A computed fold for a 682-nucleotide part of an RNA from Mobilitalea sibirica, annotated as large-subunit ribosomal RNA, domain II. The organism belongs to Mobilitalea, within Bacteria. Its Rfam family is "Bacterial large subunit ribosomal RNA". Its mean pLDDT, the model's own confidence on a scale to 100, is 84. The sequence was found in a public genome assembly.
Context: one part of a larger RNA
């Protein structure tokens, strides 16, 4: 891993709804008894239980009680038929759909392992050091002390067996559930070790580690309570039809559970409900003011402060400070309003559609982590594929089509079947089904096919405006002058360092008391401005389409690619096609409503689906009754191109070798692919 066999809503008693029967102002019997082949029954038993009358706490009273002084009010009642028995469903008590703890308590079983003691035993090669005490010597008054022997002491040295586990390599589905190989420490001591015994589970032991206590140890193990408990994970077994959710809100030691209510379903019963339109209404949002509460900008005005003068004090004065208030100015606001929409909301004996979509009771659920997306908000950083609620809509629970690929975006809601048509989105040059299709026009940037403040004679398209054949713009030739070196400052200032004045004045076609470079100042180049030669357009701004620049990241380039430029790019028109499970065409079925000629007939509509709630079926084993098979071959098991809307059923052949089927009922150990599922197999 894969086969096969088992493997989960049962099963008793109470109850509550619906069906079905049953007797009916009644309905029923339990225990137990008798009959009866001790089987299935039938019959006895009314105890008891429900209904039939209610009110009150209760005495009571009773179609009425009750409260109260109270014949008043009020509050509960009369006015609606129940019961037993069966069955379906649900709920409740028992394990109550199945597996699943860690744990808790009760009784016993362990110290052959290991820890600590008791008792008896027994082990510990060999080497070295060389305590105390004696002896001798020395020495002292006499010790003391000194030296030389002798002596053998030590949790003494060195080191095997012996015990131990520091260090490092190997092992790590091992030789081995703790070893092996090199080295290490102890090795006469608080030492090894052999036998016997002692101590037991909230307890023992413990040179103390939550350390041991048979490979179990923060509390051993067997058995029992015991199927403990599990708001938790995981599983839960044929089929087909109808309808179909929620991820809120409240409360909760409540937040991954729960309980009512809200959305599904089924059943009765009512006759509403919904749209738009008129009209009738409530409101204070958006947007808009600043009248108010507040913020907050300039300016006058002025109380009050603060500076300054005024010899203390004070009068006065005076101020580029600072200022309530108050006038005028130009804002701002969710929690400001003198206003104030458009939606939405509510109403209505109005009309129109629309055809049960509404409501009420009653029986049964699920749900309570939502997710994205658009659009107006809060929070965050006007950040998150974030977080929170509003209104929508998809997606949960929805397949197809299109966005390259993609829960949530776009179109569109899959009864079935077609090798038939017609459209949405979105496309039409190739991959790749349709225009290498028209027509005006743009963009050069592969912009298209990523991005921003800023930047730029890129380039269309409009407006508005100055100059221009009386001749513009460039461009070239010539002029570009006098008073005057204006005046003042200056060492000097002469258009041109600086102040001043420059609407100063003459000659002019035309020339600034001077745009710039330039000199120490002067000169000298130049410009404005004129004239002349050319000959037709030239300059400014302002909107506005589409373009450049700005433009650095990690496998390999932002079109899916190829590849694209009078495009196959962009705008703007018109045709024309492709293109879905969508509409349509033709059969075919199923549901529901209606209709009548009552047929499995017409007609209409309608058939995506998680949870889930309703219907009808298929099988499997067993009982009851009928029918009918079976050695001329039953089940089973192999093959098969048949029948059914599926669950499933047939016929045949072959094997097989003794039982089995069909119809009507009925009852269930009735259905397996998933439980890290149990057992056997390969």
């Nucleotide at each position: 891993u894969c086969c096969g066999g088992c493997g989960a809503g049962u099963u008793a008693c109470u109850u509550u709804u619906g069906c079905a029967g049953g007797c009916a102002a009644g309905g029923u019997u339990a225990a137990g008894g008798u009959c009866a082949g001790a089987a299935a029954g039938a019959c006895c038993g009314g105890a008891g239980c429900c209904g039939a009358a209610g009110g009150g706490a209760a005495a009571c009273c009773a179609a009425g009680c009750g409260u109260u002084a109270a014949u008043a009010g009020c509050g509960c009642g009369u006015a609606a038929a129940g019961u037993c028995u069966g069955u379906a469903a649900g709920a409740g008590u028992a394990u109550a759909c199945c597996c699943g703890a860690a744990a808790c308590c009760g009784g016993g079983u362990g110290a052959u392992c290991u820890a600590u003691c008791c008792a008896u035993g027994u082990c510990c090669a060999g080497g070295u050091u060389g305590a105390a005490g004696c002896c001798g010597c020395c020495g002292u008054a006499a010790a003391a002390g000194g030296u030389g022997g002798u002596g053998g002491a030590g949790g003494a040295c060195c080191g095997a067996a012996c015990a131990c586990a520091c260090a490092u390599c190997c092992g790590u589905u091992g030789a081995a559930a703790a070893g092996g190989g090199u080295g290490g420490u102890g090795a006469u001591g608080a030492g090894g070790u052999g036998u016997g015994g002692a101590u037991a589970g909230g307890g023992g032991a413990g040179a103390a580690a939550u350390u041991c206590c048979a490979a179990u140890c923060g509390a051993a193990c067997c058995c029992g309570g015991a199927g403990a408990u599990a708001g938790c994970u995981g599983g839960u077994u044929c089929u087909c039809c109808u309808c179909g959710a929620a991820a809120u809100a409240g409360c909760u030691u409540u937040a991954g559970g729960g309980c009512u209510a809200g959305c599904c379903u089924c059943g009765a019963u009512a006759u509403a409900g919904a749209u738009u339109a008129a009209c009738g209404g409530a409101g204070g949002u958006a947007g808009a003011g600043c009248a108010c509460u507040g913020a907050a900008u300039u300016g006058c005005c002025u109380a009050g402060g603060g500076g300054g003068c005024g010899u203390c004090a004070a009068a006065g004065c005076u101020u580029a400070c600072c200022g309530a208030a108050g006038c005028a100015u130009a804002u701002c606001a969710a929690a400001c309003u003198c206003c104030g929409a458009a939606u939405g909301c509510c109403g209505u004996a109005u009309a129109a559609u629309u055809g049960u979509u509404u409501a009420u009771c009653g029986g049964g659920a699920g749900u309570c982590a939502g997710a994205c997306u658009a659009c107006a908000c809060g929070a965050g950083a006007u950040a998150a594929g974030u977080u929170g609620g509003g209104u929508a809509g998809u997606c949960a629970a929805a397949a197809g089509g299109g966005a390259a690929a993609g829960a949530g975006c776009c179109c569109a809601g899959a009864c079935c079947a077609c090798c038939a048509g017609c459209u949405a989105a979105g496309g039409u040059c190739c991959c790749a089904a349709a225009g290498u299709g028209c027509g005006u026009g743009u963009u050069a940037a592969g912009u298209g096919g990523a991005a921003a403040a800023g930047g730029a004679u890129g380039u269309g398209g409009g407006a508005u405006u100055u100059c221009a054949g009386a001749g513009a713009c460039a461009a070239c030739u010539a002029g570009g002058a006098u008073g005057u070196u204006g005046g003042c400052u200056u060492a000097g200032a002469a258009g041109c360092a600086g102040c001043c004045a420059u609407a100063c004045a003459u000659u002019c076609a035309a020339a600034g008391a001077g745009u710039g470079c330039g000199u120490a100042a002067u000169a000298g180049c130049u410009c404005a401005c004129u004239a002349g030669u050319c000959g037709a357009g030239a300059g400014a701004u302002c909107c506005u389409g589409c373009g450049c620049c700005g433009a650095a990241a990690a496998u390999g380039u932002c079109c899916g690619g190829g590849g694209c430029u009078a495009a196959a790019a962009c705008a703007c028109g018109a045709c024309a096609c492709c293109g879905a499970a969508g509409c349509u065409g033709u059969g075919g079925a199923a549901u529901u409503a209606c209709a009548c000629u009552a047929g499995u007939u017409g007609u209409a509509a309608u058939u995506g689906g998680u949870a889930g709630a309703g219907g009808a079926g298929c099988a499997u084993u067993c009982u009851u009754a009928a029918a009918a098979c079976g050695a001329c071959g039953a089940a089973g098991c192999g093959a098969u191109a048949c029948c059914g809307u599926a669950a499933g059923g047939a016929g045949u052949c072959g094997u097989g070798g003794a039982g089995a089927u069909u119809u009507a009922a009925g009852a269930a150990g009735a259905g397996a692919g998933a439980a890290u599922g149990c057992c056997g197999g390969a």